[in-house]
RNA sequence: CGAGUCGGCCGGGCGGCCGCGACGCGCCAGGCGACCCCUGGCGCGGCGAGGAAGGUCCGGGCUCCAAGGGCAGGGUGGUCGGUAACGCCGACCCGGGGCGACCCGCGGGACAGUGCCACAGAAAACAGACCGCCUCCCGGCCAUGCCGGGAGGUAAGGGUGAAACGGUGGUGUAAGAGACCACCAGCGCUCGGGGCGACUCGAGCGGCUCGGUAAACCCCACCUGGAGCAAGGUCAAAAGGGGGCCGCGCGAGGAGCGCGGUUCCUGCGCGAGCGCCAGAGGGCGGCCCGCCCGAUGCUCGCGGGUAGACCGCAUGAGGCUGUCGGCAACGGCAGUCCUAGAUGGAUGGCCGCCGGCCCGCUAACGCGGGUGCACAGAACCCGGCCUACAGGCCAGCUCGCCCG
Numbered sequence: 001c002g003a004g005u006c007g008g009c010c011g012g013g014c015g016g017c018c019g020c021g022a023c024g025c026g027c028c029a030g031g032c033g034a035c036c037c038c039u040g041g042c043g044c045g046g047c048g049a050g051g052a053a054g055g056u057c058c059g060g061g062c063u064c065c066a067a068g069g070g071c072a073g074g075g076u077g078g079u080c081g082g083u084a085a086c087g088c089c090g091a092c093c094c095g096g097g098g099c100g101a102c103c104c105g106c107g108g109g110a111c112a113g114u115g116c117c118a119c120a121g122a123a124a125a126c127a128g129a130c131c132g133c134c135u136c137c138c139g140g141c142c143a144u145g146c147c148g149g150g151a152g153g154u155a156a157g158g159g160u161g162a163a164a165c166g167g168u169g170g171u172g173u174a175a176g177a178g179a180c181c182a183c184c185a186g187c188g189c190u191c192g193g194g195g196c197g198a199c200u201c202g203a204g205c206g207g208c209u210c211g212g213u214a215a216a217c218c219c220c221a222c223c224u225g226g227a228g229c230a231a232g233g234u235c236a237a238a239a240g241g242g243g244g245c246c247g248c249g250c251g252a253g254g255a256g257c258g259c260g261g262u263u264c265c266u267g268c269g270c271g272a273g274c275g276c277c278a279g280a281g282g283g284c285g286g287c288c289c290g291c292c293c294g295a296u297g298c299u300c301g302c303g304g305g306u307a308g309a310c311c312g313c314a315u316g317a318g319g320c321u322g323u324c325g326g327c328a329a330c331g332g333c334a335g336u337c338c339u340a341g342a343u344g345g346a347u348g349g350c351c352g353c354c355g356g357c358c359c360g361c362u363a364a365c366g367c368g369g370g371u372g373c374a375c376a377g378a379a380c381c382c383g384g385c386c387u388a389c390a391g392g393c394c395a396g397c398u399c400g401c402c403c404g
Base pairs, nucleotide, nucleotide: 001400002399003398004397005396007394008393009392010391012354013353014352015351016350017349018348020048021047023045024044025043026042027041028040029039030038031037050375054386055385057384058383059382060381061380062228063227064226065225068289069288070287071286073224074223075222076221077220078092079091080090081089082088093107094105095104096103097102108219109218113217114216115213116212117211130158131157132154133153134152135151136150137149138148139147140146166184167183168182169181170180171179185209187206188205189204190203191202192201193200194199232311233310234309235308240302242300243299244298245297247276248275249274250273256270257269258268259267260266261265281293282292283291284290318337319336320335321334322333323332324331325330355373356371357370358369359368360367361366
C1' cells in the first nucleotide's frame, strides 16, 4: 500500500428571532362568601423521542382470575458459567468451511418402536449378479483358438447412484474374497496422562466391520397456570324487567336485639328473621382429581348507561464515573445524577455562518457550483433477538506486495 475479517462510535454543529408539551414555584381571574379543588391566563425555572422508539419473536416485573396435584399441550436440547429470567450473552468441546484472521451448527438418542430413501441400478437392509472372472460338460465351426447352451464357484475389476456391507499394499487361489498378514480408519474391552465438564492424548488386546434420515413420527432430559395497561381501580352516569334454584324445624300467641329489675324469673322498648342439613348453580385455559364461592343470596340471558374526569403514569433487576475480581459475559465496592409522561396525541418554522457529501477547475494550497444530508417518533416499564440505515470516524487481527 492492497485485499479480507471482526468490533465500537457519531448520525449534523454554533448563533439569533418566533412558536410547542408536561411538571415545580409565584401572580391574576372565574366556579364560590371562604379553604381545598377545578378551569383559564401571565411570568420564571430546570426537563422534553431511539439505536433501533420498528417487528410483536422470546423472557420478566406489575395487575386481575386462580389453593394445589396429575395428564395432555407447548418450549428448549454439547459442556461450564453469566443473568431476575430466557429460545439471550460469554468461554470452551466436537463436527463442517476457509491459506488464515474467522465463520457456520434446530449439536441428546437410529441397539425402544414405526415410517421414508424417488429415478437409475443386479441390488438401498442384512440385500444382490447387468457386463464380467474361473472350473467342468455338451454342441457348432474348427489345428491351437472363437461362438452358443448347461452345471458349479466368485463379488477383487467395470457400470448405476447422494449413498453399495471398510481402505491401501501383499500372501494365497482354478479364479477370487478380511480366507490370512502389515499399516490405517471404525467399533468393543483394558490401562495410563490432562481437564470442573463436554471431551482429549497415549499404550495394549480383539471378533474383523454391525447404511442414511429424528428442522420425519417418536424416545429421553430439563422448563412451563391463564389473561393482559384496551391489565386493574375511583368518581360520575343509567332503567329496568324476566327465568332458574332445598328441604326440614321455630317464629307477630313474637325470631332476634337493646335497657332495667331480679335470680332462673320478670318489666319495658324496637320489630322479622333464626337454626340445621344439603349443595342447584358458578369459578380455577382443555380433561381428571381436588378445592373455593354459594340459598335472599347466587346465577342465566334480554334491555339501558358508560365516547366524561381522575388514579395506574414514571425512583428503576436505573444511568454515569472510578476501583477491585474474572479469559470473558458479568459481578462487588465507593461516589454522583433524576433525565418526556402525552391522550387526534408535544420538539417546529425562518435567517446567518460552518461541517459533511457530490460535480467541475488547480501541480498543490485552494476556488466555484449543487445538496437540508440516512433509517425513522415514546404511550406501563425493563432484559434480549430480528429487521432498516445516506454519509463519516476509531481500533484489533489475518493474508499478499514493497521499503528499511